[in-house]
Context: one part of a larger RNA
RNA sequence: UUGGGCGUAAAGUGUCUAUAGGUGGCUUUUCAAGUCCAUUGUUAAAUACCAAGGCUCAAUCCUGGAUAGGCAGUGGAAACUACCAAGCUAGAGUAUGAUAGAGGAAAAGGGAAUUUUCGGUGGAGUGAUGAAAUGCGUUGAGAUCUAGAAGAACACCAAAAGACAAAAGCACUCUGUUGGGCCAUCACUGACAGUCAAAGAUGAAAGCUAGGAGAGUGAAUGGGAUUAGAUACCCCAAUAUUCCUAGAUGUAAAUGAUGGAUACUAAGUGUUGUGCAUAUCGAAUCGUAUAGUGUUGUAGCUAACAUGUUAAGUAUCCCACAUGGGAAGUACGUUCGCAAGAAUGAAACUC
Numbered sequence: 001u002u003g004g005g006c007g008u009a010a011a012g013u014g015u016c017u018a019u020a021g022g023u024g025g026c027u028u029u030u031c032a033a034g035u036c037c038a039u040u041g042u043u044a045a046a047u048a049c050c051a052a053g054g055c056u057c058a059a060u061c062c063u064g065g066a067u068a069g070g071c072a073g074u075g076g077a078a079a080c081u082a083c084c085a086a087g088c089u090a091g092a093g094u095a096u097g098a099u100a101g102a103g104g105a106a107a108a109g110g111g112a113a114u115u116u117u118c119g120g121u122g123g124a125g126u127g128a129u130g131a132a133a134u135g136c137g138u139u140g141a142g143a144u145c146u147a148g149a150a151g152a153a154c155a156c157c158a159a160a161a162g163a164c165a166a167a168a169g170c171a172c173u174c175u176g177u178u179g180g181g182c183c184a185u186c187a188c189u190g191a192c193a194g195u196c197a198a199a200g201a202u203g204a205a206a207g208c209u210a211g212g213a214g215a216g217u218g219a220a221u222g223g224g225a226u227u228a229g230a231u232a233c234c235c236c237a238a239u240a241u242u243c244c245u246a247g248a249u250g251u252a253a254a255u256g257a258u259g260g261a262u263a264c265u266a267a268g269u270g271u272u273g274u275g276c277a278u279a280u281c282g283a284a285u286c287g288u289a290u291a292g293u294g295u296u297g298u299a300g301c302u303a304a305c306a307u308g309u310u311a312a313g314u315a316u317c318c319c320a321c322a323u324g325g326g327a328a329g330u331a332c333g334u335u336c337g338c339a340a341g342a343a344u345g346a347a348a349c350u351c
Base pairs, nucleotide, nucleotide: 005321007305008304012319014202015201016200017199021195023193025088026087027086028085033081034080035077036076037075038074039073040072041071042070043069049065050064051063053061091192092189093188094187095185096184097183099181103178104177106175108173109172110154114150115149116148117147119145120144121143125136126135164169208247209246210245211244212243216242221237222236223235224234259318260317261316262315263314264313267296268295269294270293271292272291273290274289275288276287300307324351325350326349333344334343335342336341
């Protein structure tokens, strides 16, 4: 490199947008670049191959012949690809009318709980644990009743295998604002598409920078236990953190361990959105179409497990990635970063 691969064996970039690139619907026409056919020339000789000849044979020598492929020319073919021109509507998009939703960002409001402050009642314990102790408490704790303050998180809801979002993610209520989806109509455009190296955007938690906030939780740390010891598990405290604003970081078992798109290929049964038909006072019900989301399962596929119209089946297009284990996601160099580190990424040696 070819063949063959990538759910769990090595291997799908965390996700999206999109440039170059390679790929691309139906009908007719042009053209002849690719493609195909015929033919000519050339591809030195020697060598190699085939058939004769000749040194007694052989190697060696000598004569003749032939070919794949390449390049160039000439003449044709026109199905396919490309090109030219015209058209189409099944892909894609727009429009109109409905519709579901924790989709985003912003503002306002709410109650329960917790802690805390002032005050009242009250008077000895409380709290913690396997059991204790440290702790708190007569300077009045814990308990209980008013009033006030603060921060963080939003119980219940047929909270569900439910909805939405590109992924990360998203749930108290309400308001305006804003993105996307789906369904119906089939009005408009007429292939405008799919994928995507580089590039850009976004990206949980932790940690970082600056300024706030600080109730509860709680790395580190201190103390009490346990223990042979206990730098732990348990308990009492408690700083960073967790929260907000603005930056930077760019990673996760970022998982469906399954890249994206299109088409085709048995069914059954839940559930969410929408349409039509049936039904009805209305809802439910039943049938059907469509877009999701689950589950059982046939064929097929699979090493097996499993998967199975949401494919890991049958095919096509494009991209990423892997090539024995360790050394190692290390060293070196480079780029990025305030740093932490991130990205790229070997070899010797060893089994």
Model confidence (mean pLDDT): 86 of 100. This is a predicted structure of a 351-nucleotide part of an RNA (small-subunit ribosomal RNA, central domain) from Sequoiadendron giganteum. Lineage of the source: Eukaryota > Streptophytina > Pinidae > Conifers II > Sequoiadendron.